[in-house]
Bacterial RNase P class A from a Steroidobacteraceae bacterium, 378 nucleotides, folded computationally. The RNAcentral record of the sequence draws on ENA.
C1' cells in the first nucleotide's frame, strides 16, 4: 500500500428563549392544620434496536391436590445463567488459500411408508450396448488309421471388469486370478465390530484382533429413544368508593283485604290517589338507620432493577465473587416539543407503556482494536 475478516463503539454537536411532563424545596390561598389550586427556584426527561411479539424468565390471577395419557417442542458434548430454542469452549461435516465462515449434528440391522423423469435394473435389484465360449449340445475347415487335437461359428449359457441412465446403481486403487470376470484371493487404504490408549464428554487414535463388507437415501414422513412443558395475561390483579336506582335486615308511618270479637290484637297485601266535560291540574308510590355488592372516579401495581459505571480477584471463555461509587422517564388519549444563532463529516433506521435476559429484523455516516492474504520498498 491494496483487498479482505472478526470484534467492540458512537447515532449530529453548542448557546438562548419559549413550552410540556416526574420529582422536590419554599411561597400564597385557609382562623389554624391537612386536602385541592396557584406561583418560584432546583432537578430528571426514549432506544441500539423503544420495533416484531419469536423465545425464557420475574410479577398476578385461575385450575381443589397429586399421577399417568395425549398433545407441543427441543435434539453432539461440556459448561454458564433466574431461565433458555440464547450464549461460551470443544467435538464432528461442510466451504474458504487464510483470518474466518455456515450445519435441527440423537435413532434408518424396531416397525411403517416415500423417491418425479431417465434407466436393462431403485431394495435382499439388473443386463441394454459390451465382454466370454471354459461346461453341455451342434455346425464348417484342417491335421490324425484311430481315440482325437488345432481354427472358425450357432444354442444354451457364463460376467459384471468397461460403456450409457440418474441425484442415487451393492466399497477405492493395484496385483493375482481367470474362458472373460467377480473379494475370487491378496497388500493398501475405506467401513463395521469388540477392546486398548487419551479424553468429564462429545469424540480421536499410521494401536491391537475380528469380519471380505453385511447396514444405500429421506426421520423440518409416520415413529422410537431422551428431556422439557397446567392455563391466562398490568385491560393482570388488589384498595377507597359519590348520586341516582337497585338487594336485604330492624323500627316507624299510611292504606286496603281477612280473621277476630268488642275492643288489647292477629295475618295478608300494597301504588296509587283526588279533581275535572276533555286537555289537563294536584300530591303521593314513604321516613330513620345499619349491611354486604357495586357503577362513575380516585389510588395502588409502576419503577431500586437477576440494576449502570469503576477497580481487583477467579475462569481460555461465557460469566462469577469482593470493594468503591451513582440513582438513570414513568405518563395515563398518553410529556420528551419549537424557535433562533454559530459549527461539522449535513444527520439513517426510528418512539417508551409492568420489568428483565435473548433472538430476529431495520438502519445515512463515521471511530477504534485484533488478525488474514497478496504486492512494494528496508
Nucleotide at each position: 500500500g491494496a483487498a479482505g475478516u472478526c470484534g467492540g463503539c458512537c447515532g449530529g454537536g453548542u448557546a438562548a428563549u419559549c413550552g410540556c411532563u416526574g420529582c422536590u424545596u419554599c411561597c400564597c390561598u385557609u382562623c389554624c392544620g391537612a386536602a385541592g389550586g396557584g406561583g418560584a427556584g432546583g432537578u430528571g426527561g426514549a432506544g441500539g434496536a423503544a420495533a416484531g411479539u419469536c423465545c425464557g424468565g420475574g410479577c398476578u390471577c385461575c385450575u381443589g391436590c397429586g399421577g399417568a395419557a395425549g398433545a407441543u417442542g427441543u435434539g453432539c458434548c461440556a459448561g454458564g445463567u433466574a431461565a433458555c430454542g440464547c450464549c461460551u469452549g470443544g467435538g464432528g461435516g461442510g466451504c474458504g488459500c487464510g483470518a474466518g465462515c455456515c450445519c435441527a449434528c440423537g435413532g434408518a440391522a424396531a416397525g411403517u411408508g416415500c423417491a418425479a423423469c431417465a434407466g436393462a435394473g431403485a431394495g435382499c435389484a439388473g443386463a441394454c450396448c459390451g465382454c466370454c465360449c471354459a461346461a453341455g449340445c451342434u455346425c464348417c475347415g484342417c491335421c490324425g488309421c484311430a481315440a482325437g487335437g488345432c481354427g472358425g461359428g450357432g444354442c444354451c449359457g457364463g460376467c459384471a471388469a468397461g460403456g450409457g441412465u440418474g441425484a442415487a446403481a451393492c466399497g477405492g486403487u493395484g496385483c493375482g486370478g481367470u474362458a472373460a470376470g467377480a473379494g475370487c484371493g491378496c497388500a493398501c487404504c475405506g467401513c463395521g465390530u469388540c477392546g486398548g490408549u487419551g479424553g468429564c464428554a462429545a469424540c480421536a487414535c499410521a494401536c491391537g484382533a475380528c469380519g471380505g463388507c453385511a447396514u444405500g437415501g429421506c426421520a423440518a414422513a409416520c415413529c422410537c429413544c431422551a428431556c422439557a412443558u397446567g392455563g391466562a395475561g398490568c385491560a393482570a390483579g388488589g384498595c377507597c368508593a359519590a348520586a341516582u336506582a337497585g338487594g336485604g335486615a330492624a323500627g316507624c308511618a299510611g292504606c286496603c283485604c281477612g280473621c277476630g270479637c268488642u275492643u288489647g290484637g292477629c295475618g295478608g297485601g300494597c301504588a296509587g290517589c283526588g279533581u275535572a266535560u276533555c286537555c289537563g291540574c294536584g300530591c303521593g308510590c314513604g321516613c330513620u338507620u345499619c349491611c354486604g355488592g357495586g357503577u362513575a372516579g380516585g389510588c395502588c401495581g409502576c419503577u431500586c432493577g437477576a440494576g449502570g459505571c469503576c477497580u481487583g480477584c477467579g475462569g481460555u471463555g461465557a460469566c462469577g465473587c469482593a470493594g468503591g461509587u451513582c440513582c438513570c422517564a414513568g405518563a395515563g388519549g398518553a410529556a420528551u416539543g419549537a424557535u433562533u444563532g454559530c459549527c461539522c463529516u449535513c444527520g439513517a433506521c426510528a418512539g417508551a407503556a409492568c420489568c428483565c435476559g435473548g433472538c430476529u429484523u431495520a438502519c445515512a455516516g463515521g471511530c477504534c482494536g485484533a488478525c488474514u492474504u497478496c504486492g512494494u520498498c528496508u
Overview:
Its Rfam family is "Bacterial RNase P class A". The family's RNA type in Rfam is ribozyme. The source organism's lineage runs through Bacteria, Pseudomonadati, Pseudomonadota, Gammaproteobacteria and Steroidobacteraceae. It is recorded under the gene name rnpB.